[in-house]
Context: one part of a larger RNA
């Protein structure tokens, strides 16, 4: 001198845009942060509508009953999602993470996109309803029902498997591709009749898995480390290879070019400096990892060993009728603690995005947005001009003159950003959807015209009046821009460093002037 997620201290108008627990990965009250499909299914607990009896008397209206018929729906069976979105750096110095590559060793749900199929049959179980246990939480019997749930049987095929046979291709293992035989294994219906779905297989896309080369922090006052340990045959496991894990068989692997141990740490793009080389850092953002009270497991499933899942154990905290249950903010807010310190228990899904649904729509604390903070960068304001033999006060000189404050004031004249007050008043929209037309061809794509705004009456404009509503902070010995006077008198005090105060202090205190910045200006930290 550059900087920061700062923090204190005196001050302090306004706007834009950015940022906001760095510390206890401490505990957490209370909301809400993940659901959705009746166009799978039994239905019908509501709520509305119809129908059909019946009764009234106001002759077309009311009431009760009954009925899934419809719309639509609570609880449930089933689908799909919940592994994504959001948090947070605990652990890891490791193929984690960054780059380049392989995989003839893989797997991929929803999507694209080519083929070929969707046949016949069966048993059950939730909900319902009976009866009953429990304070609660949640069960337990019994009868009985439906699927796009669950199972059998057939048919397959460019699928798996044996087994031969020909061929391609490679970098070894080996591997592509075709025939033959043989064996095995599928499937679901739903509808507004337009479809949407289901099955088998094969490309692609996108994710995700393993593996190898290089790079990746200090400690030698840590020299030795290693028995699943290195390789072998098998086998068993897996989407895949593989000591991934088991039998047995050998004696191996690593290591001063630093193994093992200890420390400490997420890692990368980025970010501060600096001409560079470098040093130092890993907040917001993006990609990647790893974590979800703490440790363990595993099942479901395309994927998890699963943040708002489940089972066990373990600490803590609530509830109990004392038998036994309930939980997990490192998700949005928001409480306590803990610190020098960090914010609202707002607002809509209008925009973008997601998940479900055929669509309408429903969910969406992701996201867009308000809100508080000068934390930080921007702008932009606290007027402009003109106004003097230059007031007055204060200070300081002193020759009693005079100089500074100072064009500062007041005064003329003007202007009106922001602030105030009343009016209009957006863009952010365009889809989806409805109506409708036009290619083209039978399902698409394009046009017209309706509808849709959290922000927000914002942003903008415009009209009124009026200098009106708005400057403070540190500093003046030298580095260092800026000086007297006046108190003190090695006292009180200053102070980054040299150093300053002992009775004339430009160095402490107060004054008046000055200087530098400025809605800030100093101070402390830490970094280069």
């Nucleotide at each position: 001198g550059g900087a920061u997620g700062a923090a204190c201290g005196c001050u302090a108008g306004c706007g834009g845009c950015a940022g906001g627990c760095c510390u206890a990965a401490c505990a957490c009250a209370u909301g809400c942060a993940a659901g959705u499909c009746g166009a799978a299914c039994g239905g019908u607990a509501a709520c509305a509508g119809g129908a059909a009896a019946a009764a009234g008397c106001u002759u077309g209206c009311u009431u009760u009953u009954u009925u899934g018929c419809u719309g639509a729906c609570g609880a449930g069976u089933g689908g799909c999602g919940c592994a994504c979105g959001g948090g947070u750096g605990c652990g890891u110095a490791a193929c984690g993470c960054g780059u380049a590559u392989a995989c003839a060793a893989u797997c991929u749900g929803c999507c694209u996109u080519u083929u070929a199929c969707u046949g016949g049959g069966g048993a059950a179980u939730a909900g319902c309803c009976u009866u009953u246990g429990g304070a609660a939480a949640c069960g337990a019997a019994g009868a009985a029902u439906a699927a796009u749930a669950c199972c059998c049987c057939a048919u397959a095929g460019u699928a798996u498997c044996u087994a031969a046979a020909u061929u391609u291709c490679g970098c070894a293992u080996g591997u592509u591709a075709u025939u033959u035989a043989g064996a095995u294994u599928a499937a679901a219906g739903c509808c507004u009749c337009g479809g949407c779905g289901g099955u088998a297989a094969g490309a692609g896309a996108u994710g995700a898995g393993u593996a190898u080369g290089c790079g990746u922090c200090c400690u030698a006052u840590u020299a030795g480390c290693u028995a699943g340990a290195u390789g072998g045959u098998g086998u068993g496991g897996u989407a895949a290879c593989g000591g991934c894990a088991c039998a047995c068989c050998a004696u191996g692997g690593c290591a001063a070019c630093g193994a093992u141990a200890g420390g400490u740490a997420g890692g990368g793009g980025c970010c501060c400096u600096g001409a560079g080389a470098g040093g130092g850092g890993g907040a917001u953002c993006c990609c990647c990892c790893a974590c979800a009270c703490u440790g363990g497991u595993a099942c479901u499933g395309a994927g998890a060993c699963a943040c708002g899942g489940a089972c066990c154990a373990g600490a803590c905290u609530c509830c109990u009728a004392c038998g036994g249950g309930a939980g997990g903010c490192a998700g949005c807010a928001g409480u306590g603690a803990g610190g020098a310190a960090u914010a609202u228990u707002g607002g809509a899904c209008a925009a973008u995005g997601g998940g479900c649904g055929a669509a309408a729509g429903c969910c969406u604390g992701a996201u867009c947005c308000a809100g508080c903070c000068a934390u930080g960068c921007c702008g932009c304001g606290u007027g402009c001009a003109g106004g003097a033999a230059g007031a007055c006060u204060g200070c300081c000189c002193u020759a009693u003159g005079g100089g500074u404050u100072g064009u500062a004031a007041a005064c003329u004249g003007c202007u009106u950003u922001u602030a105030u007050a009343c009016g209009g008043g957006a863009a952010g929209a365009a889809a989806c959807c409805c109506a409708u037309c036009u290619a083209c061809g039978u399902g698409u794509a394009g046009g017209u015209g309706g509808c849709u705004g959290a922000c927000g009456g914002u942003a903008c404009c415009g009209u009124a009046a009026g200098a009106a509503u708005a400057a403070g902070c540190a500093u003046c010995g030298g580095c260092u821009a800026a000086c007297u006077c006046c108190g003190u008198g090695c006292c009180a005090g200053c102070a980054g460093c040299c150093g300053c105060g002992g009775u004339a202090a430009u160095a402490c205190g107060g004054a008046g002037g000055a200087u530098g910045c400025a809605a800030g200006c100093g101070u402390u930290a830490u970094c280069c």
A computed fold for a 528-nucleotide part of an RNA from Winogradskyella algicola, annotated as small-subunit ribosomal RNA, 5' domain. Rfam family: Bacterial small subunit ribosomal RNA. Model confidence (mean pLDDT): 84 of 100. Lineage of the source: Bacteria > Pseudomonadati > Flavobacteriia > Flavobacteriales > Winogradskyella.